[in-house]
RNAcentral holds the sequence, with entries from ENA.
The RNA shown here (transfer RNA) has 71 nucleotides and comes from Marsupiomonas sp. NIES 1824.
NCBI's taxonomy places the organism under Eukaryota, Pedinophyceae, Marsupiomonadales, Marsupiomonadaceae, Marsupiomonas.
Its Rfam family is "tRNA". Rfam links the family to the GO term triplet codon-amino acid adaptor activity. Rfam classes the family as a transfer RNA.
RNA sequence: UGGGAUGUAGCCAAGUGGCAAGGCGAAGGGCUUUGGUCCCUGGAUCGAAGGUUCGAUUCCUUCCAUCCCAA
Numbered sequence: 001u002g003g004g005a006u007g008u009a010g011c012c013a014a015g016u017g018g019c020a021a022g023g024c025g026a027a028g029g030g031c032u033u034u035g036g037u038c039c040c041u042g043g044a045u046c047g048a049a050g051g052u053u054c055g056a057u058u059c060c061u062u063c064c065a066u067c068c069c070a071a
Base pairs, nucleotide, nucleotide: 001070002069003068004067005066006065007064010024011023012022018054027041028040029039030038047063048062049061050060051059
């Protein structure tokens, strides 16, 4: 420098146009003499900026970060 992949909560991770699932952890509450187990509760505007669309995590463009390949 060129090509490709990935980016969603603290961590893992689903979601291929119609209000973003789930698990672990953390927090609060309940239970318990205490702790653990168990039960309940709330937490995201989806890497950034634009575009298309009635409507974008999803489609398009350009960047950013990480990784892989080639030189």